[in-house]
Context: one part of a larger RNA
Formats: sequence, C1' cells, structure tokens
RNA sequence: CUGGGCGUAAAGGGCUCGUAGGUGGUUUGUCGCGUCGUCUGUGAAAUUCCGGGGCUUAACUCCGGGCGUGCAAGCGAUACGGGCAUAACUUGAGUACUGUAGGGGUAACUGGAAUUCCUGGUGUAGCGGUGAAAUGCGCAGAUGUCAUGACGAACACCGAUGGCGAAAGCAGGGUACUGGGCAGUUACCGACUCUUGAGAGCGGAAGCCUGGGUUCCGAAACGGGAUUAGAUCCCCUGGUAGUCCAUGCCCUUAACGGUGGGCGCUAGGUGUGAGGGUCUUUUCACGACUUUCGUGCCGUAGCUAACGCAUUAAGCGCCCCGCCUGGGGAGUACGCCCGCAAGGCUAAAACUC
Repeated sequence: CUGGGCGUAAAGGGCUCGUAGGUGGUUUGUCGCGUCGUCUGUGAAAUUCCGGGGCUUAACUCCGGGCGUGCAAGCGAUACGGGCAUAACUUGAGUACUGUAGGGGUAACUGGAAUUCCUGGUGUAGCGGUGAAAUGCGCAGAUGUCAUGACGAACACCGAUGGCGAAAGCAGGGUACUGGGCAGUUACCGACUCUUGAGAGCGGAAGCCUGGGUUCCGAAACGGGAUUAGAUCCCCUGGUAGUCCAUGCCCUUAACGGUGGGCGCUAGGUGUGAGGGUCUUUUCACGACUUUCGUGCCGUAGCUAACGCAUUAAGCGCCCCGCCUGGGGAGUACGCCCGCAAGGCUAAAACUC
C1' cells in the first nucleotide's frame, strides 16, 4: 500500500453555501466508447518452469515446449455503465396556489418590577457582613419607611422532557422590513439530483482598535479585613479593566448527540408540538380511528468488546466528503499564509519507552 476503522478505545471538519470532480430515477430506439467472447500478430536472447540430451554425477551446458498476466488489428455479442434522439415519462428535485405554528433575523420605538444614586418627609442608633469576626457605612443622622426624580442593565410569572434556527444561538411588548419550515391541492415543470477538494460566508465566551456608556456584577488585576505556621487562595468589604452600545478585527472551545451529509428498506408501545382526513355528534366542543412532519421515553429483530443503539440506528444497503494508523516528543519546531497584537491555520524530525 491492499486493508480495517471513526458514540465512549486513535479517528466526523464548529456550521452553511458552493465550482471542478465523483455520483445518479423510469421507458424505447440507436451507436458499440467502456465491458465480454473468439482469432491473428507482437510480447528479443539469456533467466524462470516442464520434458529430454551431453560432460562418471551435480553445478554447468544444449534441444524442444510453456509462461510472458501486456499492447494492437480483424470478426462477433449488447445485459450492464456511457454517448446520441434538442425522444418520451413522473415517483426524485423544483415551482404555483390555499392554509398554518414559531424566543428565526434586522431596525427604530416602548413598558413595568427591582437595584443604585439625588432631593424632600418621618425616625433614632445602629447598619452591614460571617463559621465567628473585622475592614466598611453611620449622630455631618445611616439602616428602616414614605413620596418625587435620574440612570443603566436584565426581562419574574407564562416556561415545558415545549418552540424556532445550518450551527454559533434566540425570551417583556407591539410596529416595519425579511429568511426558512410544515400541511393540503396535485395545477405547472420534466432528472433540473446528491455530495463536495478549492473558494466564499456565518461563527459563544474571552481578547484587541476607536468613540460612547457604566445600575448590578466583578474567583481578572489591585487596596484593605479575616483565616492560617505561612495564605501572593477559598470567605468578607471596596474596586479598575471587562460586562452594555456603535465601528472594525480576532476565528477558537467538552463549537458535544463526544454520532458528517443524502436516499431507500427493516416489529411495536407510549407521551408531546404543528397540520390534514374519516367516524361519532342535528351543529359546535369532547372523543375514537387514521395520515404527514418534528421532538422525547420504552422496547423486538439485528448490531456492539461491553456499555448501549434500536424507523430521530450505533440495524440492512448505495453515493460523496472529512479523518485515524502505538505512547511521549507535539498540535510543538521550522517554513508558507492570515492577524494591530494575543495568536490562528497548515505541520514534522531527532531522541525515547
């Protein structure tokens, strides 16, 4: 390498779009490129294998035959793959129409509770904090309580094993713009598919640039109080960056279902979300049955080293991509590319067990 694998042993790319490439539904005709058959030529000699001969044998050597898995020409076959017919079809894909659920996205606006602060009233000696304390705040009137006001951030209940989104993620409220899904009709189109190296876009938190904002929080830093043998920690009191907004970067994670995408097939049972149909019902509602899509639990066959998975497969198959190949060295060095930086991406070897 062939191979064997990738939930947990090494191994699924964070996610999507997407060109080349690979791959591809049903029917007919045709071609005969792939494919298959037959035949001919060629496939040097030596070597090698088989049979036989010659040196007393063998090695060695001579003769004959085979092999030479390949290439080319002729003739033939046409199931399968392919080309062609501007062939045809409708079940895959898409479109249309009618409905429908949703924290899907973006923008401006807006609401109440609470925290903090300001002002005023009331009121008096404590408050706060802890395992216990102290630092801290307070007679310059705190904490508590009442009434105005200001500001920023987050949205209790509903709320769920629930919904939406490709993933990251998304939750007070209505408005505007906007993406996708699902169901039904089967009207249109007629294989237009799937996957995807390259490439492009999105991508939590932290971090970076510039400007604003700063209520809370702040196990970044830092000051102080405790604890302790010490305490550069855990606890407490403060508190800057940050957390928030706008702009541009960064591009990583236990980016996890630790499970790539697509299609088909293979017992059931029971919840739940979004629709449709039939029956019951005078009608509505409820209910029963059924069907499609999503999301959970349990479980048969089968699979698995086991755990477990099990129509949302880790079962049975096909197509395409990514990745793995003993541990450490190391996701490191060097080099390229990217970045303001932090660093990222790609990615070894010596040596060692």